[in-house]
Molecule: TPP riboswitch aptamer (THI element)
Organism: Gilvimarinus polysaccharolyticus
């Protein structure tokens, strides 16, 4: 001194579901706010509230299946749900950043 990977900085992108109470009584009333399933993640907070925004954690960033379209899609599965595959060698989609730093593949130079 180059590559490469890994950590961390710094800037940006993203989703944030799906289901089931219990009593009396068979018209309705009363009570109760947890469980549980896939997953990295499905969490908290505010409003003008079935949506928005904000902010943790988490995964991603062109070597781009994080994510979103198509999709109230197809086919299985389950209590149900993008829960699994397909769709997808379709289409879109955010750093041509940086670092004391570790490891490693080379490549020169100087010692012994």
């Nucleotide at each position: 001194u180059u590559u490469a990977u890994a950590u961390c900085c710094u800037c940006g992108g993203g989703g944030u579901g799906g289901c089931a109470g219990g009593g009396u009584u068979u018209a309705a009333c009363c009570c109760a706010a947890u469980g549980c399933c896939u997953g990295a993640g499905a969490c908290g907070c505010a409003c003008a509230c079935a949506g928005u925004g904000c902010g943790g954690a988490c995964c991603c960033g062109u070597u781009g299946a994080a994510c979103c379209u198509g999709a109230u899609c197809c086919g299985g599965u389950u209590a149900a749900u993008g829960c699994c595959g397909g769709c997808g060698u379709a289409g879109g989609g955010a750093u041509u950043g940086g670092a004391c730093u570790a490891u490693u593949c080379g490549c020169a130079c100087a010692g012994u």